This is a predicted structure of a 1405-nucleotide RNA (small-subunit ribosomal RNA) from Euglena agilis. The organism belongs to Euglena, within Eukaryota. The RNAcentral record of the sequence draws on ENA, Greengenes and SILVA. Rfam family: Bacterial small subunit ribosomal RNA. Rfam links the family to the GO terms ribosome and structural constituent of ribosome. The coordinates come from a structure-prediction model, not an experiment, and the mean pLDDT is 83.
RNA sequence: CGGCAUGCUUAACACAUGCAAGUUAAACGGAUUUAUUAUAAAUCGUAAAUCAGUGACGGACGGGUGAGUAAUGUGUAAGAAUCAACGCUUAGGAGAGGGACAACAGUUGGAAACGUCUGCUAAUACCUCGUAAUGCUGUAAAGUUAAAGGUUAUCCGCCUAAGCACGAGCUUGCAUCUGAUUAGCUUGUUGGUGAGGUAAGAGCUCACCAAGGCCACGAUCAGUAGCUGAUUUGAGAGGAUGAUCAGCCACACUGGGAUUGAGAACGGAACAGACUUCUACGGAAGGCAGCAGUGAGGAAUUUUCCGCAAUGGGUGAAAGCCUGACGGAGCAAUGCCGCGUGAAGGAAGAAGGCCCUCGGGUUGUAAACUUCUUUUCUCAUAAAAGAAGAUAUGACGGUAUAUGAGGAAUAAGCAUCGGCUAAUUCCGUGCCAGCAGCCGCGGUAAUACGGGAGAUGCAAGCGUUAUCCGGAAUUAUUGGGCGUAAAGAGUUUGUAGGUUGUCCAGUGUGUUUAAUGUCAAAUCUUAGAGCUUAACUUUAAAGUCGCAUUAAAAACUACUGGACUCGAGUAUGGUAGGGGCAAAGGGAAUUUCCAGUGUAGCGGUGAAAUGCGUAGAUAUUGGAAAGAACACCAAAAGCGAAGGCACUUUGCUAGGCCGAUACUGACACUGAGAAACGAGAGCUAAGGGAGCAAACAGGAUUAGAUACCCUGGUAGUCUUAGCCGUAAACUAUGGAUACUAGGUGGUGCAUAUAAGCACUGCUGUAGUUAACACGUUAAGUAUCCCGCCUGGGGAGUACGCUUGCAAAAGUGAAACUCAAAGGAAUUGACGGGGGCCCGCACAAGCGGUGGAGCAUGUGGUUUAAUUCGAUGCAACACGAAGAACCUUACCAGGGUUUGACAUGCUAGGAAGUAACUUAAAGAGUUAUGUGCUCUCUUUUGAGAACCUAGACACAGGUGGUGCAUGGCUGUCGUCAGCUCGUGUCGUGAGAUGUUGGGUUAAGUCCCGCAACGAGCGCAACCCUCGUUUUUAGUUAAGUAUACAUAUUAAAGAGACUGCCGGUUAUAAGCCGGAGGAAGGUGAGGAUGAGGUCAAGUCAUCAUGCCCCUUAUACCCUGGGCUACACACGUGCUACAAUGGUUAAGACAACGAGCAGCAAUCUUGUGAAAAGGAGCCAAUCUUAAAACUUAAUCUUAGUUCGGAUUGUAGGCUGCAACUCGCCUACAUGAAGAUGGAAUCGCUAGUAAUCGCCGGUCAGCUAUACGGCGGUGAAUACGUUCUCGGGCCUUGUACACACCGCCCGUCACACCAUGGAAGUCGGCUGUGCCUGAAGUUGUUAUCUUACCCGUAAGGAAGGAAAUAUCUAAGGCCUGGCCGGUGACUGGGGUGAAGUCGUAACAAGGUA
Repeated sequence: CGGCAUGCUUAACACAUGCAAGUUAAACGGAUUUAUUAUAAAUCGUAAAUCAGUGACGGACGGGUGAGUAAUGUGUAAGAAUCAACGCUUAGGAGAGGGACAACAGUUGGAAACGUCUGCUAAUACCUCGUAAUGCUGUAAAGUUAAAGGUUAUCCGCCUAAGCACGAGCUUGCAUCUGAUUAGCUUGUUGGUGAGGUAAGAGCUCACCAAGGCCACGAUCAGUAGCUGAUUUGAGAGGAUGAUCAGCCACACUGGGAUUGAGAACGGAACAGACUUCUACGGAAGGCAGCAGUGAGGAAUUUUCCGCAAUGGGUGAAAGCCUGACGGAGCAAUGCCGCGUGAAGGAAGAAGGCCCUCGGGUUGUAAACUUCUUUUCUCAUAAAAGAAGAUAUGACGGUAUAUGAGGAAUAAGCAUCGGCUAAUUCCGUGCCAGCAGCCGCGGUAAUACGGGAGAUGCAAGCGUUAUCCGGAAUUAUUGGGCGUAAAGAGUUUGUAGGUUGUCCAGUGUGUUUAAUGUCAAAUCUUAGAGCUUAACUUUAAAGUCGCAUUAAAAACUACUGGACUCGAGUAUGGUAGGGGCAAAGGGAAUUUCCAGUGUAGCGGUGAAAUGCGUAGAUAUUGGAAAGAACACCAAAAGCGAAGGCACUUUGCUAGGCCGAUACUGACACUGAGAAACGAGAGCUAAGGGAGCAAACAGGAUUAGAUACCCUGGUAGUCUUAGCCGUAAACUAUGGAUACUAGGUGGUGCAUAUAAGCACUGCUGUAGUUAACACGUUAAGUAUCCCGCCUGGGGAGUACGCUUGCAAAAGUGAAACUCAAAGGAAUUGACGGGGGCCCGCACAAGCGGUGGAGCAUGUGGUUUAAUUCGAUGCAACACGAAGAACCUUACCAGGGUUUGACAUGCUAGGAAGUAACUUAAAGAGUUAUGUGCUCUCUUUUGAGAACCUAGACACAGGUGGUGCAUGGCUGUCGUCAGCUCGUGUCGUGAGAUGUUGGGUUAAGUCCCGCAACGAGCGCAACCCUCGUUUUUAGUUAAGUAUACAUAUUAAAGAGACUGCCGGUUAUAAGCCGGAGGAAGGUGAGGAUGAGGUCAAGUCAUCAUGCCCCUUAUACCCUGGGCUACACACGUGCUACAAUGGUUAAGACAACGAGCAGCAAUCUUGUGAAAAGGAGCCAAUCUUAAAACUUAAUCUUAGUUCGGAUUGUAGGCUGCAACUCGCCUACAUGAAGAUGGAAUCGCUAGUAAUCGCCGGUCAGCUAUACGGCGGUGAAUACGUUCUCGGGCCUUGUACACACCGCCCGUCACACCAUGGAAGUCGGCUGUGCCUGAAGUUGUUAUCUUACCCGUAAGGAAGGAAAUAUCUAAGGCCUGGCCGGUGACUGGGGUGAAGUCGUAACAAGGUA
């Protein structure tokens, strides 16, 4: 762009305007106009046209809508008691008369609509008589019913009858939605007789008679709904729907009733009601659910178009007229179908955009550009078919189509891009904004939000929304389930129903086969045909699986008749049993009472107390009473339908099992409703009441304790009579029958050698099961019957009904809300679960901490700043192996801006040194210095390095994020674990191996085993120490030498459960012994699996992203990190006699040393100073203490202890105030062994004693890392505490117990129940009133046709009245809905309150 279709799903809501049903003069009288003839004219005649009226046919079709209707409907198949205009066929007929009424004329009322009265008139209008074959009535005789002409036409009509066709009415079978929280309904109701009535059968109507009829196979009632062919979906069976097209029905503003007619009312009439309009207020008019159109409603649905050319309809003799039926056009991407928006070439892979690892990639042959084409578009010319039957006739339409010309020209969007699901990146945003079908995304690196780029899908469309089917085996007939996921009724008996052994005969209900009829057309399917194709249209065939009729068959099913014994039952003989009911009897125990003995307690608990007891308890002895329950036997044993049943005996009674033989002859199974039984608790009445024991009281426990524990204690528990009717009433497993391996226990019977039957357990095959498990006692394989289930919550709740004395029970929803709830199993984790094992884990010991003073770190507080980090173990003498400045990151103040530092560019200059100013830095000034360092080069020169100046890229950041990271580290833990390949098992997650029996420090090793092997860990290999050999050796001692000794440092040897005995299992190993320096890992170190803790560190370093850029960068001075009510950690020194002080005397090792260690000597009380030998180190120096000996102190705040303070000094250093160390003298706090609690250590260890080193100018070091000296005690053992490993168990946990989770209360919102009432809808009974109208009655009034001379009659009309009756009214019921103060529970809602009920033995299972 074109073709073909479709287009108010809502208000059957209201409608302005126009049109949608007329035709007929060849039925009729007339009127008007025109023409014409005659005529003076009026006028008459003739012809034509038009028209109101009388008449005829049509208006009952066509068109619309779906309100009502669950059957007066529809579909399908049949039927008998009917009508039938127009059409067709056949037979027959049409004779003679009559009086009116419209129109019209006149008169008159009214606003109008519409009328009144008088007079005239025609007919195919109306009426009478005659005729009557067929017809109708009647048994018959007999009686009775008809007609119309027009006009001159080979025509059209009229009457009677019979038949056909089309059409219509009626009847029947079957089919046709939901609700039982609707179970009973019905009085013309069901039937009969008679009468009436209808076109026709009939309670259709009436009178009388009878008492029936419908219903669990769902009546009645309520809700919803037009039905069908078909449409849609589906493999089908089914499900949903009933637009367009076609058939039927119903309706026409609402309601009921009639007339005419063949047939009845959308565009007819009368009446009632509501609404609207007109009005002169007296009255009138109207009905779009026809076509257009308007308003309203709504998410939403078109033009007030053209034409009767075609098809069809009405009418007419016909021409014709009418036709919003219909044919067409218009509007709408509403749907289906077709076509196009260009084709070929074209890489510098252009520009631009986007991304980037900066190399490039992508958009992309896409564009540009070259060549070509013209479907479509524009213009021009030609131009249909559709028209039948010779001519004529085309709305569509100058349209389809054809030819020519023009020019790539006129023509691409929408959605998506996390998975499902095809297609990804950047930026922005930062749990915000937003997305979302489900899962879910977004809290600073978002493929999920928004935008850009790109990609994907479809395409004149695309996406969303709504609805239906499918997937969904998720209502399961095909085709599901019920042990634990939802689901077996608590159990039994049994009615209806369903199902049902063997054989024979018959019938032919179901069944099967065949034929016939029907199942409208369209649709669907197949094969063709026509539009260029397709959609679409059309031809033929097939199909319409259903129903009916006829015929046949007789296996199965059913029915009828007959027979059988296996199912079932009866009789008979045994047998076991806590089966049931009733009565009687018994002993033990408990409690109470009486009496005795006896004395201070008893009782109770984790521990206590309440309680009892000197008024004599408890205990003990004897006696009495009462009630309840029945030890042992006793058992996974027995009986019963289940609930349940236990001392003994007796009586009554039910059932089971076994044996053998007779009998009945399918009598069976299940079982909706129904009935009976039915633990405990509870209720009613009367008894009874020992023990126990809800409620209640007291005592404890506790934060509380309306609990758990204790002391008491009432209902109740017991009996009788009645009610209730529920339980985890469980085997969570309905009943019956048959079949399908075994093994092994128990009970009963029979048999006796074995074999059997019934019941009850365990294990287990096939098979089943999601798994667990079940498995002849099925959850296996099959059949029959019943019950029940369909996501979680709301809820077994509400309402209604039934039962009950009540408590309650039975039946049993919805709104709303969630995306899960649940089962079984797996791996972990956890447990106030279990078992085994280990560890200075406890225990046994030794010494500490916690108390004091001081040192040091942290918290807190303070401050301008007290920089930052580390925070249970695993932060706190930690980063820091050393803050006076520096460090330093902090604060105050002063300064700098390409920068203190790096690279690149330009210009100039060596660099530099000194002084002044300032708090210093910075900036500035002055002076000095001009030469030289490196490379290339013959040289001029160039370059590098350095300084100054300039501009920009950039520098810089101890700024943020350790929850973006790398690296490093801590911790569990030096714990023994963590995994893999192949195989095997399991549907799978997973398991096995790795578990088990031993053993080890060890998943170490051995044995066994559906496992066999392997890897990372363990161990070993490495270092130090201990013995020894060899080699080599500076130094030391002693010295004459040798490296002999000590020693140093290199390489070896040695130890392996190797040997012996015992033990275990003959193994692994363990115990003991020998030898040996060392013995079972010889001691110590280094070494840290896979993982956990979003553990620690962005402030060592590195690094993504973000942030700052005259500042969050850089420089400087001063201050701060050292503050001080307090709290905590880690240490030092002590509290003294195993000690202090004084004096004298001994013995080490690891180390360090030139800006260093420093001897001897001198000075000083001393720190130290002066001076300085030696030593770059086995050579020199630093350099010991505890200890030993002697003396003194004598238990005291001291000759303990040394804090604090004063004074005076020393040292380092630019500098010692904040803020260093040391010395001397003086001062001489607290403290007398430390509460609860808590730490370390198993041998050269603890304890104790000193020494050295790093950092470092100095030092706050009592810290940290090393070294040696002296040198113990204890370990029975694994109950407990802590941590860990393995196995097992439970789990509602998996962020994994610091888990999960329950209920009240408080707050907000949502839906809902009750509720005094109130408002409305539908409906029932009764009564009142009662329009129009049919029918009947009356004889009051009245009348053209016919009869009659007349009076009058026949027949009508009016009026009145009766029955029925719409609407309306009154009273009273039923059902449903809305609303309602207040009130009940329910649901939902990141961080509310109180507790902790459940999940582990959940701390009381």